A computed fold for a 71-nucleotide RNA from a Candidatus Amesiibacteriota bacterium, annotated as transfer RNA. Its mean pLDDT, the model's own confidence on a scale to 100, is 84. Its Rfam family is "tRNA". It is annotated as a transfer RNA. Gene Ontology term of the family: triplet codon-amino acid adaptor activity.
[in-house]
RNA sequence: GGGAACGUAGCUCAAGGGUAGAGUGCUUGUCUCCAAAACAGGCGAUGAGGGUUCAAGUCCCUCCGUUCUCA
Repeated sequence: GGGAACGUAGCUCAAGGGUAGAGUGCUUGUCUCCAAAACAGGCGAUGAGGGUUCAAGUCCCUCCGUUCUCA
């Protein structure tokens, strides 16, 4: 330098163009002598910009980052 894949919650991962979810974590409460466990509630996210569309995490373009591959 050429090509490809990926980027969503603190972490690991879902999500056919139509309400962004789960597990785990953190936190509050119940329970307990205390803690753990269990149960109930809460917190928290689409890498950046633009385009298409009534509607974009999803489709298109550019950029950024990571990984793989070819030379």